[in-house]
Context: one part of a larger RNA
């Protein structure tokens, strides 16, 4: 000097743990905002930087309930207080709520400035003024009212709408009406009460699921795309208007009437008075939610500590769970079970109130939704790429019929069958989860799990859009090491605490790489 090993240092792996996450289920809710929101700025404490809470009435105020001994946030210490004359705390209701922000008196480089002290603008109501242009209308002015505006994770509807990609290239096609952008609404939205689907038999609004079926089809018949009816389920619910006719009115318009497809209504005639349904405002009550309360049964000895082992017991409508110095049915909080509301909210029932609804016969003549249906052309959407292309929608041009009618049944025609377009509304079954409560886990356990278990969308980076971390564990309890010594200090040695200090705050366990081992760790070798 090298190797092996031991002992140390460094380092923070491993195993253990969990305060915060992840996924799903059930129930609720999907609230907010000009009475100023969401989101922020700045302030508020005796001492107060950040976080949480609050708003010049500021670490809080009032009141009604609960609760019963401590308390002035996390957060110790200190000062000064409060509290059985019931505080702190929990729940209901209320008051206050600076400045910015839809931001709304005007402006603005957000949280500021200015003054004529004003809710700007739109909508609505009333009044005034009186353009082209006589009347009028528009524009304008004043007053009133306080409806709209903004925000919002996903779900939903509508408008605009790609490309990479696949076709082993690429253009029709595909990706895909997807992503993205915009607008709007609701707790769901959309759709919806047959001008339907069928096929000689029938069904009877819509939506969703299973299935039909990767079938029928469509397709540079390539890649691909891709139904529907019948059937089985979930859930079921129906209604209102226009017109004919009558009435009022100068008219506009309004009231009655009427709403259907075995066609109906109107019109003419005849007859008739009983029942049913709906709404949620008033009041009452039940139940539930927003605080809570009661709630069984174990000791001995061992240990630093007993819940473990040993010994002898007990409870159970309670042997869920969590905690307590090791593993607890009987220590604590709870659990099963039972009880509870002055105030607010919700469901349901009843009550009072309000609203609506019901026939027969006859008659071809009146009505039955018009720039509509259809057609031509150019497009779009339908599983269906223009195809023989029906059905649906739009641009342009044309342009019907009224029940002796019209539409559909996949060009078209006939027969037959089915249904009545060109007006409107409609719960449930269905979709989602920013959020609240409860629960579960062959989910992870600090390089994992949310980016975030700590000041986390923080520190930091970027002009900006934007990007975006690291960082958990003393101990049962701080009992967090008085005093003394070395030392400039960090640090260390005694002492003391503790079960343990090689648990000493750079703190549980403490692997490897790497470093040390000197007169003095051990072995082998040079």
């Nucleotide at each position: 000097g090298g190797c092996u090993u031991g002992c140390g240092g460094u380092g923070g792996a491993u195993a253990c743990c969990u305060a915060g996450g992840c996924a799903c289920c059930c129930a609720g809710a999907g609230a907010c905002a000009a009475g100023g929101a969401a989101g922020g700025g700045c302030g508020u404490a005796g001492c107060a930087a950040g976080c949480g809470a609050c708003g010049a009435a500021a670490u809080g105020c009032u009141u009604c309930g609960g609760g019963g001994a401590g308390u002035u946030g996390a957060a110790a210490a200190u000062a000064a207080g409060c509290a059985u004359a019931g505080a702190u705390c929990c729940g209901g209701a209320g008051a206050u709520u600076c400045c910015c922000a839809a931001a709304u008196a005007g402006g603005u480089c957000a949280a500021c400035c200015u003054u004529u002290u004003a809710a700007a603008c739109u909508a609505c109501c009333u009044g005034c003024u009186g353009a082209a242009u006589c009347c009028a209308u528009g524009a304008g002015c004043a007053g009133g009212c306080a409806a709209g505006a903004g925000a919002c994770a996903a779900c939903c509807u509508g408008g605009c709408g790609a490309a990479c990609u696949g076709a082993a290239a690429c253009a029709u096609c595909u990706u895909a009406g997807u992503a993205g952008c915009c607008a709007g609404a609701g707790g769901a939205a959309a759709a919806g009460a047959a001008a339907g689907c069928a096929a000689a038999a029938g069904c009877g609004a819509u939506u969703c699921c299973c299935g039909u079926a990767g079938u029928a089809g469509c397709g540079g018949c390539g890649a691909a795309c891709g139904a529907a009816a019948u059937g089985g389920g979930a859930g079921c619910a129906a209604c209102c208007u226009a017109a004919a006719c009558c009435g009022u009115g100068a008219a506009a318009a309004c009231g009655g009437g009427g709403u259907u497809g075995u066609g109906g209504g109107a019109g003419a005639g005849c007859a008739a008075u009983a029942c049913a349904a709906g709404c949620g405002u008033u009041g009452u009550g039940c139940u539930g939610c927003u605080a809570g309360g009661c709630g069984a049964a174990g000791c001995g000895g061992u240990u630093g500590a007993g819940u473990g082992g040993c010994g002898c017991a007990c409870c159970c409508u309670a042997g869920a769970u969590g905690g307590c110095u090791a593993a607890a049915g009987u220590c604590c909080a709870g659990u099963a079970g039972c009880c509870g509301a002055g105030a607010g909210c919700a469901u349901c029932a009843c009550u009072a109130g309000c609203u609506u609804g019901c026939g027969c016969u006859c008659u071809g003549a009146c009505c039955c939704g018009a720039g509509u249906a259809g057609c031509a052309u150019g497009g779009g959407g339908c599983a269906u790429g223009u195809g023989g292309a029906a059905u649906c929608c739009c641009g342009u041009g044309u342009g019907a019929a009224u029940c002796a009618g019209c539409a559909a049944g996949g060009a078209c025609c006939a027969c037959c069958u089915u249904a009545c377009a060109a007006g409107g509304c409609u719960a449930a079954a269905u979709a989602c989860u920013c959020c609240u409560g409860g629960g579960u886990g062959a989910c992870a356990a600090a390089u994992a799990g949310c980016g975030a278990a700590g000041u986390a969308g923080u520190a930091c980076c970027g002009u900006g859009a934007g990007g975006g971390a690291a960082a958990g564990g003393u101990g049962a309890a701080a009992a967090g090491a008085a005093c003394c010594c070395c030392a400039a200090g960090u640090g260390g040695g005694u002492a003391g605490u503790g079960a343990a200090a090689u648990a000493g705050a750079a703190c549980g366990u403490g692997a490897a790489a790497c470093c040390g081992u000197g007169c003095u760790g051990a072995g082998c070798u040079c």